This is a predicted structure of a 350-nucleotide part of an RNA (small-subunit ribosomal RNA, central domain) from a metagenome.
Context: one part of a larger RNA
RNA sequence: CUGGGCGUAAAGCGCGGGCAGGCGGUCCGUUAAGUCCCCUGUGAAACUCCGAGGCUCAACUUCGGACAUGCAGGAGAUACUGGCGGGCUAGGGAUCGGUAGAGGCAGGCGGAAUUCCUAGUGUAGCGGUGGAAUGCGUAGAUAUUAGGAAGAACACCUGUGGCGAAGGCGGCCUGCUGGGCCGAUUCUGACGCUGAUCCGCGAAAGCGUGGGGAGCAAACAGGAUUAGAUACCCUGGUAGUCCACGCCGUAAACGAUGGGCACUAGAUGCUGGGCUUAUAGACAGGUUCAGUGUCGCAGUUAACGCAUUAAGUGCCCCGCCUGGGGAGUACGGCCGCAAGGCUGAAACUC
Numbered sequence: 001c002u003g004g005g006c007g008u009a010a011a012g013c014g015c016g017g018g019c020a021g022g023c024g025g026u027c028c029g030u031u032a033a034g035u036c037c038c039c040u041g042u043g044a045a046a047c048u049c050c051g052a053g054g055c056u057c058a059a060c061u062u063c064g065g066a067c068a069u070g071c072a073g074g075a076g077a078u079a080c081u082g083g084c085g086g087g088c089u090a091g092g093g094a095u096c097g098g099u100a101g102a103g104g105c106a107g108g109c110g111g112a113a114u115u116c117c118u119a120g121u122g123u124a125g126c127g128g129u130g131g132a133a134u135g136c137g138u139a140g141a142u143a144u145u146a147g148g149a150a151g152a153a154c155a156c157c158u159g160u161g162g163c164g165a166a167g168g169c170g171g172c173c174u175g176c177u178g179g180g181c182c183g184a185u186u187c188u189g190a191c192g193c194u195g196a197u198c199c200g201c202g203a204a205a206g207c208g209u210g211g212g213g214a215g216c217a218a219a220c221a222g223g224a225u226u227a228g229a230u231a232c233c234c235u236g237g238u239a240g241u242c243c244a245c246g247c248c249g250u251a252a253a254c255g256a257u258g259g260g261c262a263c264u265a266g267a268u269g270c271u272g273g274g275c276u277u278a279u280a281g282a283c284a285g286g287u288u289c290a291g292u293g294u295c296g297c298a299g300u301u302a303a304c305g306c307a308u309u310a311a312g313u314g315c316c317c318c319g320c321c322u323g324g325g326g327a328g329u330a331c332g333g334c335c336g337c338a339a340g341g342c343u344g345a346a347a348c349u350c
Stems, first nucleotide, its partner, number of pairs: 003322004007304002012318001014201004021194003025088007033081002035077002038074005048066007091191001092188003095184005103177007110154001114150008125136002162169002206247006215241002220236004258317006266295011299306002323350003332343004
């Protein structure tokens, strides 16, 4: 250097941006670096292989030839790759006009519910469970009416729906802001794809400082259950859950399926846009893009299944795997306030 793999057996980085690198549409010209051919020089001897000779043979040895896949110089070829120059528009980007959406950030507003407080009515219970008890209640609870306060979450709409790169995003309004899709085919003219290191984002829990605290609720306490019950059930209840700023950087971060491009039967549902029947509008239908599901042929797969959203057929780039345990441990390094994270063995053993 080379193999086979990565949905479920070991294996896709949680996601994105992107330097280097790798790879790169179409046509013409040029160059001749890669590539191909020829020549020359060199590529020591020994060794190896072939032929012949010498020890009676052989081992051994002598001679000749081959080989020495390489390097350098020179002459040539130009299809492909590369360099340079020029052109193109099918990739990419921009522009214009539309369009759907819980995409993001900030500010404001709203109603239902819950708890608490005050006041009224009212009286003997309420609550809770399989059944109970702890608990609350004659200092008047529960229930009910009125008023007030607070915090958190936004019923119905809601979808087999939508948006986002992922994490994720759901009351209403306003402001700021990212992306997508469709149509026009006006501009640019390969500006592309991927991406080691790197940078950013990244649920929940957790951490720091300050605030907030209604409900819920690790820990904790009590009541039950039980042989026990450090649980499941019940009554309470603190961190936390919420906000601001700063950390952490993990996950069954899952489609357990990296990204890009192209190609390969169909059937059917949904979402967004265009065209059409059309004539001012709406619905159904047809058609065409984009997205999202279900089924299914070829193909593929160990099977299950996947099947134009591929796990099919190809090309490009990255990541990763290489028997189980030991072990995601130890040691070292880097990061972190800490918790810990990232990187990541071996002995031994089966």

The RNAcentral record of the full RNA draws on SILVA. Model confidence (mean pLDDT): 89 of 100.